Predicted 3D model of a 119-nucleotide RNA (SAM riboswitch aptamer (S box leader)) from a Saprospiraceae bacterium.
Rfam family: SAM riboswitch aptamer (S box leader). Gene Ontology term of the family: regulation of gene expression.
The sequence was found by an Rfam model in a public genome assembly.

[in-house]
RNA sequence: CACUUAUCAAGAAAGGCUGAGGGAUAUGGCCCUACGACGCCUUGACAACCUGUCUUCGACCCAUGGUCGGGAUAAGGUGUCAAUUCCAACCCUGCGCUGACAGCAGGGGCAGAUAGGUC
Numbered sequence: 001c002a003c004u005u006a007u008c009a010a011g012a013a014a015g016g017c018u019g020a021g022g023g024a025u026a027u028g029g030c031c032c033u034a035c036g037a038c039g040c041c042u043u044g045a046c047a048a049c050c051u052g053u054c055u056u057c058g059a060c061c062c063a064u065g066g067u068c069g070g071g072a073u074a075a076g077g078u079g080u081c082a083a084u085u086c087c088a089a090c091c092c093u094g095c096g097c098u099g100a101c102a103g104c105a106g107g108g109g110c111a112g113a114u115a116g117g118u119c
Base pairs, nucleotide, nucleotide: 002118003117004116005115006114007113008112013043014042015041016040017039021032022031023030027088028087029086044081045080046079049077050076051075052073053072054071055070057069058068059067060066061065085111090108091107092106093105094104095103
């Protein structure tokens, strides 16, 4: 990089460096930003995907232990710490409208992010 599975409405910021754009991508909207954004580093925190540890819980077995599930924990591997993945776009349904567009609500898809697995 590719394929596949799960999740994406909750949660969690300070300091230092830098100095102009940034919010993945093209477009539109909206927003953040010299009261210093984005990025990098340090520290802290959040979370619980994987590993570990514990388990007085449940099931099973080759049975005084083991496997699976649930629960707890947060030591290790990642990840994350403005806004729903900031929102929309493409399709469908409902509301609404004389009708269409625009609008509102919901669902799906595409794309993306993170983790696990496979090659």

Its mean pLDDT, the model's own confidence on a scale to 100, is 79. NCBI's taxonomy places the organism under Bacteria, Pseudomonadati, Bacteroidota, Saprospiria, Saprospiraceae.